[in-house]
RNA sequence: UUGACGGAGAGUUUGAUCCUGGCUCAGGACGAACGCUGGCGGCGCGCUUAACACAUGCAAGUCGAACGACGCCCUCGAGCUUGCUCGAGGUGACGGAGUGGCGAACGGGUGAGUAACACGUGAGAAACCUGCCCCGAAGACCGGGACAACAUCGGGAAACCGGUGCUAAUACCGGAUGUCCUCUUCCCAUCGCAUGGUGGGACGAGGAAAUGGAUUCCGCUUCGGGAUGGUCUCGCGGCCUAUCAGCUUGUUGGUGGGGUAACGGCCUACCAAGGCAUCGACGGGUAGCUGGUCUGAGAGGACGAUCAGCCACACUGGGACUGAGACACGGCCCAGACUCCUACGGGAGGCAGCAGUGGGGAAUCUUGCGCAAUGGACGAAAGUCUGACGCAGCGACGCCGCGUGCGGGAUGACGGCCCUCGGGUUGUAAACCGCUUUCAGCAGGGACGAAAUUGACGGUACCUGCAGAAGAAGCCCCGGCCAACUACGUGCCAGCAGCCGCGGUAAUACGUAGGGGGCUAGCGUUGUCCGGAUUUAUUGGGCGUAAAGAGCUCGUAGGCGGUUUGGUAAGUCGGGUGUGAAAACUUCAGGCUCAACCUGGAGAGGCCACUCGAUACUGCCCUGACUCGAGUCCGGCAGAGGAGUGUGGAAUUCCCAGUGUAGCGGUGAAAUGCGCAGAUAUUGGGAGGAACACCGGUAGCGAAGGCGGCACUCUGGGCCGGAACUGACGCUGAGGAGCGAAAGCGUGGGGAGCAAACAGGAUUAGAUACCCUGGUAGUCCACGCCGUAAACGUUGGGCACUAGGUGUGGGACCCUAUCGACGGGUUCUGUGCCGUAGCUAACGCAUUAAGUGCCCCGCCUGGGGAGUACGGCCGCAAGGCUAAAACUCAAAGGAAUUGACGGGGGCCCGCACAAGCGGCGGAGCAUGUGGCUUAAUUCGAUGCAACGCGAAGAACCUUACCUGGGUUUGACAUGUAGGGAAAAGCCAUAGAGAUAUGGUGUCCUUUUGGGCCCUACACAGGUGGUGCAUGGCUGUCGUCAGCUCGUGUCGUGAGAUGUUGGGUUAAGUCCCGCAACGAGCGCAACCCCUAUCCUAUGUUGCCAGCGGAUCAUGCCGGGGACUCGUAGGAGACUGCCGGUGUCAAACCGGAGGAAGGUGGGGAUGACGUCAAGUCAUCAUGCCCCUUACGUCCAGGGCUGCACACAUGCUACAAUGGCCGGUACAAAGGGCUGCAAACCUGCGAGGGUGAGCUAAUCCCAUAAAGCCGGUCUCAGUUCGGAUCGUAGUCUGCAACUCGACUGCGUGAAGUCGGAGUCGCUAGUAAUCGCAGAUCAGCAAUGCUGCGGUGAAUACGUUCCCGGGCCUUGUACACACCGCCCGUCACACCACGAAAGUCGGCAACACCCGAAGCCAGUGGCCCAACCCUUCGGGGAGGGAGCUGUCGAAGGUGGGGUUGGCGAUUGGGGUGAAGUCGUAACAAGGUAGCCGUACCGGAAGGUGCGGCUGGAUCACCUCCUUU
Repeated sequence: UUGACGGAGAGUUUGAUCCUGGCUCAGGACGAACGCUGGCGGCGCGCUUAACACAUGCAAGUCGAACGACGCCCUCGAGCUUGCUCGAGGUGACGGAGUGGCGAACGGGUGAGUAACACGUGAGAAACCUGCCCCGAAGACCGGGACAACAUCGGGAAACCGGUGCUAAUACCGGAUGUCCUCUUCCCAUCGCAUGGUGGGACGAGGAAAUGGAUUCCGCUUCGGGAUGGUCUCGCGGCCUAUCAGCUUGUUGGUGGGGUAACGGCCUACCAAGGCAUCGACGGGUAGCUGGUCUGAGAGGACGAUCAGCCACACUGGGACUGAGACACGGCCCAGACUCCUACGGGAGGCAGCAGUGGGGAAUCUUGCGCAAUGGACGAAAGUCUGACGCAGCGACGCCGCGUGCGGGAUGACGGCCCUCGGGUUGUAAACCGCUUUCAGCAGGGACGAAAUUGACGGUACCUGCAGAAGAAGCCCCGGCCAACUACGUGCCAGCAGCCGCGGUAAUACGUAGGGGGCUAGCGUUGUCCGGAUUUAUUGGGCGUAAAGAGCUCGUAGGCGGUUUGGUAAGUCGGGUGUGAAAACUUCAGGCUCAACCUGGAGAGGCCACUCGAUACUGCCCUGACUCGAGUCCGGCAGAGGAGUGUGGAAUUCCCAGUGUAGCGGUGAAAUGCGCAGAUAUUGGGAGGAACACCGGUAGCGAAGGCGGCACUCUGGGCCGGAACUGACGCUGAGGAGCGAAAGCGUGGGGAGCAAACAGGAUUAGAUACCCUGGUAGUCCACGCCGUAAACGUUGGGCACUAGGUGUGGGACCCUAUCGACGGGUUCUGUGCCGUAGCUAACGCAUUAAGUGCCCCGCCUGGGGAGUACGGCCGCAAGGCUAAAACUCAAAGGAAUUGACGGGGGCCCGCACAAGCGGCGGAGCAUGUGGCUUAAUUCGAUGCAACGCGAAGAACCUUACCUGGGUUUGACAUGUAGGGAAAAGCCAUAGAGAUAUGGUGUCCUUUUGGGCCCUACACAGGUGGUGCAUGGCUGUCGUCAGCUCGUGUCGUGAGAUGUUGGGUUAAGUCCCGCAACGAGCGCAACCCCUAUCCUAUGUUGCCAGCGGAUCAUGCCGGGGACUCGUAGGAGACUGCCGGUGUCAAACCGGAGGAAGGUGGGGAUGACGUCAAGUCAUCAUGCCCCUUACGUCCAGGGCUGCACACAUGCUACAAUGGCCGGUACAAAGGGCUGCAAACCUGCGAGGGUGAGCUAAUCCCAUAAAGCCGGUCUCAGUUCGGAUCGUAGUCUGCAACUCGACUGCGUGAAGUCGGAGUCGCUAGUAAUCGCAGAUCAGCAAUGCUGCGGUGAAUACGUUCCCGGGCCUUGUACACACCGCCCGUCACACCACGAAAGUCGGCAACACCCGAAGCCAGUGGCCCAACCCUUCGGGGAGGGAGCUGUCGAAGGUGGGGUUGGCGAUUGGGGUGAAGUCGUAACAAGGUAGCCGUACCGGAAGGUGCGGCUGGAUCACCUCCUUU
C1' cells in the first nucleotide's frame, strides 16, 4: 500500500451524579402450538405426549432345473349303468399341501434401557470367525436304512394330536480314497516387543463329497488366499451431584481344570491378600452416542427431529434351539400382566413395519396408486414377492418463487376524519380514458424419466390458442426503548402492560374511528435455545468502604522455584505419511425459466497415530560446580513475649476496740436503704480477696488472641555486627493439626469489690428501661470443655522494583585534631505522620501500597427468604462447621453532591426574650365566624398568612338564596331572509306586580335607508362546575439579605470556585486576602412628605412699620419684613479633630450645626416557596343547562339563636363624673351639594335662605387642656345595657329590618384564671376632627389628620422567627420525614409431625418354571458290529435326580416420593392494634459475640469495634 474477514447498544435504583449490580428489550433459530386471515406453484417436513392399548387389510418369501404323491389337462386302454369308474402314458409347474435348499439375523420401526469400551477417534488381535461372491489346488468311489406327504383307524368344540401301513431325494447314515487339514512327539531355517509367529521335513492317529439337477450351465466335498461382514482388547475424549468418602469376596492375582470362533474370573477347585479412590472410587440423578444442527466476532454455549454411521430394544422378565450369522420385531419354550375364542375340558395373540382406531395431549397426515424406476430375497431363467422404495393425497408447518394489474387522470369530486371554520387530510387514491393477461379458468397438442418389452406418477410438466381487470389482502403496531398522532367515549371504572409504567373529567399508553408506520400470503402471541451478558471473565471480572481475605500459625499432598556445565528430547517448534465415511459447511462450476432444491470438482476440519528433524525456554537424568536465597556458628543488644514459685505497699469491704452524736447516704429532685440496739466521721489493731496508681509514651514484645508492682527459676522469638560452615536445603499450602478475647458449661476451691437475673424506690400515659438502694450466678484459682467476636488495618502470605520530607524505638559505624559528653552524618531493622508519580467509582492509598510485576492459597456472582430448613460431622449443653430450595421484589447497595432537618456546634440579627407602659382572656353591647335552625338563612375566605375578611353602607334595589306568579330568539349583542306598520312616551282599566287590553301619540333622512315591531334561522344568556386546566391580581416567608449569570479554573460527574476566610456594616455595606475576573436581580441611592435656611413671587394668604376707618375684626390704602402658598436652590459627606484598628474598611468620642453617622416617615417587595387565595371584580380552556341552571316580577331570606370563638366599643370610676366659664389644630369635603345669619322647637329637627363651583363662603363649637363649682368611695351624681313611651329625619315603603331626639327605666360590671397581644419617641398611652361608601343607616369598622405626651432596654442564658459557616443523616412529599417488632385478618409457598400410601435398588431365607450342563437311564430305538436271526453290543433318547436359574413368597432394613389432624417460622397484602427500637448526640451513641430477662420492638451484664456527635486535654504533622 492492497485485499479479505471483523465485536453497535438501550430502558430501569437518585432531587441530581459517578460506580457496583440485577431485571427487561431490540437479533437469529424451531419437527412447533394458539389467534386473525388465506390466491397459485416448486422443494422439504409432519405423535417432541402414553416404549399406552389396538379392530381390519397388507409389510417374506421363493425354487418343479433337488424330491414323491395328488388334483386339473391331453392321449391310449379296460369296464360298462354312454358318461362315469379304473389302469397306463404324456405334458404345462397351472393349483394347494408336504420332504428338501436358500432367505427369513437384510430391509423397515422406536429411543424404553444404558454414564458403559455404549459411542467418537486412534491403535492392536502373534487370541479370532466369516454363508452367498472372486482366485488358486485337489476331488466326488462303493453302499445302506428311514420319515413326511399319502392311505387307514382313533381322540378333540377348536387349536391340533396319536396309532398302524407305503414312498422319493441335492434329506439321513456306514465304508473307501487323502491333494490337503487337524492333533501328539521330534528336527531344520527364519522372524518378532513377551507369550511366540511363519516356512519346511519325519513317525503315528483322525477326518470329505450329491456326479445330483439340467444339457450354453448350475451345484457338491477338502484345503489355501482374497473380498465383505463380524467379534475381542487397549490409549485418549465427551453430563450433574461431596448435603454420596470410602468401595470391593469372583473381589485382585496365581496354579490346575472347564468353556468359547477366540484372549480373559468368562466359569470352577485350591492358594495368596490383594484391587480401586479427593487427578473423585462407590452411590444418587439425568441421558441413546456421533457426523452434525442453532447461535456466537471468536473462544464458547445449547441441542442430537428429518438424512447418514454405530448401539440398544421388540407386551414385561428369563431361556435356549436352529443356523455362516440370533439368544432372533411379523420363530420356539417358560413365567407374569392384559385382550380375545370356548362345548369350560382347553386354546389364540403381541403395529416401537405401512395405513388406520381409541386414548393421552397445546399438537402431528391417506385404512391411496405402483413395482414403471432404484434396491433386496429366491430362481438357470421367465418370473414371483417386496407398505424398502417410487409416486399421489392432507396440513401456509418451514424455505423459495409468482400474482392480486400497468399508464394517464385535479374542480384536488362524493363520502369519512380533523379544524383556529380559512382550510387540511384520505389523495392520483377513486370515477373516467387507454393498455396488458403472468397465475387461476376453458380448449387443443403433449414429453424426458426406458438400453429391446414394461410408465404408478399422468393427459402431469411443458407448448399453443381463447375470454376478460376480469377470480385473488391481510395482520400487527403508533408513551419511551422503537418507525408511526389526532378526535371521541370512559373517569384508579372498564381495561392495558416485555421493562419503566398508563387510567382518579381535557388519556398520542384503555375502547372506537380517521390517519400513519412495519411486514406481507402471511401477520402477531406463547414456549424453548444461543446472543446481547466482559452477568462464571481461557480469550475476558473481581475481594479497604459496593457481594467477596479463612481469627492466627505450623505443615502433608499439590503448584511454583536462584547462578552455571554436559546429556536427553517428554513438553515446545517445523517437515512428511496415514487417517479424519458419505451427506452437511465454504468455494468454483453445472442442471431445473430464477430461487429454494439437486449434481460434479476443490477446500476446510483432531487435545489422533507413525516418522524425520530443531534444542532457545520448561521438564528429566546423572552429573559436576557456585553462593547472592535459606539455614548453622561466634560476639553483642532491647523488650508488659510465655510458664511456674515467692513476695510488697496503697485502696475498698468486713470484724474488734477507742473518741464522738444525729444524722448518713443518694439524686435533676426524691424515695427505698443504713442509723440512738450509737451509724456516717475519726484513731488503733486484725481478717480476706482482687487489682497493680505515678513511671506510661499513636513507646515496647508477640503469629494472632493478647501481655503492665517486685524478685527468682525455666523457656520461645527478634535485631545488630562478624563472615567460619552447609550448598537451593526455598515460597505457598487443598485436606490435617495446634493456638484462639469475652460470655458460657463440668468438677473442686475461693469470694473483698463489681455485678446479668431478681427485689425495692423513683420517673412515666405505661417504664418488664435509662437514675437510685440492695443483690445471686459470674468475675478469681486448678483441671477439662466450648471455638465464636466490628477475632478490623473490615487490606492473606512470599519475593523484587518504583521521588522525597519529618518524628520516634533498637543496634553498628564515621566526623567533631585526640578520649568522653553534646551535636552532625551514613547504614540496618521496627513503628507513626505528610506527600510525588501511579492507582481508585469516589473517599482515599502512596517504599509498612490500595503503585508496577511474578508465585501459591482462600473467597464473591442481585435483594429478601437465610447463614435458615433438611442431611452429615463436632459438642455435656448452649450451640458451632458445612449449607439449599420453593416463594417474592425491581431493586438492594458504595462513594460523593445540593438541599432540608437535628432535643449537633460556632457567629449574628429581630419588641424574640428580658426591662417597662397599656391591653385581651371576666361584664354589657357592636361586628365577623363556627355550630344549630330554616322553604331560604346565597357564595367565598379556614394556623401564623380565615374570622370589623371580599362588603369604602343587605329595609325594596343590591341579591347571586327561598316561595309563588309570568316569559321563551329571549332582560342584552350581531347577522341573514321574509313580512309589517309606525315607535318611545302619556292616560285609563284588571292584577301583588311582571304583564295584558283600550285610548292618545306620531321620529330622522340624500327616500337606498336608519331606527321600531312580528315570524324563522344562526345564536344570545348562565354569580352553573373545575383557582388541582389557566391569565391577571393578591397574601406569606420578608424590606429578610439574599438569588444568580458570563468567561476562566477545579472535578469522570452531579457540582464547586466566585458568594468561603480575617475585619466591618442595617445590608453579599465596605476593606483586606484569595483561581478567580467581571456582571445582573436585590441592599443603598435616585422619588414623595417632613425638619433649617436662602432666592424669586404675592392672591383668595400674611400685617412688622406708615396712614385711614370701626364697638370690634387685614376691614381699607398700602407693604413683602414675617407666617404661609408656589417654584427653584443650599444643607449632612464620617467632610474636620482625637483615639482604636492591619498605614484599610470602619468603630468610639468631640467640635461645628436646624439636623450626625441610612435625621424621621412613605413609596419601592430579588430568585423563589406554600397545586396559598380568587372561575363571585375581570378575562379565559373544557364540561354542563337551553319553554331553563336563562330572564322578569311580588313577597320572604342574607338580621333567624341553647351555645362556642375572634376583633372591637363602653365601662367598672376621684389622674374621675356632672355643671358653668375659657384657649389652641391639622387635614379634608361641598352644586341632585355645603349651607351662614335670622325665626322656631327642651331636642333630633323644621322654616327661610346670604354666600360659595371654594387659600375667598360653608360643614366647623375641635376635644383632652385650663379656671371655678359640685359629688366623697357607694353598685354611687360610676356604668350605661335593656325596656316603656313620645317624637324627628331619609325614603315609593322603616312590621320582619334604619338612624337620631326627649322623658322614664337603670342590667351586668368593683380591674378580670390558665394563658396571651401591642409598643423603643413625637413612639406607647390618651383626646378629639375629617373623609370614602351613602337617599338614610346599623361606623364602636376602615382610611387619614392633628392635640397632650411617657416609662424602659443590665444584657443575649432561655422561648419564637430569621441569616451565614460547619458537622451528622438510613430524610428529598425533605422531621408533620423515615422506620422496627409483636398482635389481629386474608392469601401463598416451605419445614416439622402421630401416621398412612407408593416407587427404586439391594440383602437373607423359602419355593423353583423353561432351559443349558452334569449324572443316571430298569423304559424306548431303523442305519454300524456280532449273531444261532430269538437277540446282544456300540451309540442315542424319553424319563428321573442334581447345580445354576426368572417370576413369586416371607422378613428386617436402606433410599426416595405423595398425603397428613396439628404445629413452626417466612413472604405478600391503600388507609387495623400496641408501643418508638434505629436514622441527628434519634433524645440512654450505635454495632459485634455471648449470657440472662421482658407483650413487642428490646433491656441489662461481660469483653470488643468506630462504621460515634460534641467539648476539653495530650501527642504528632504542615505552614510562617

The prediction has a mean pLDDT of 85. This is a predicted structure of a 1520-nucleotide RNA (small-subunit ribosomal RNA) from an Acidimicrobiia bacterium. It matches the Rfam family "Bacterial small subunit ribosomal RNA". Rfam links the family to the GO terms structural constituent of ribosome and ribosome. Taxonomically the source falls in Acidimicrobiia (Bacteria, Bacillati, Actinomycetota). RNAcentral holds the sequence, with entries from ENA and SILVA.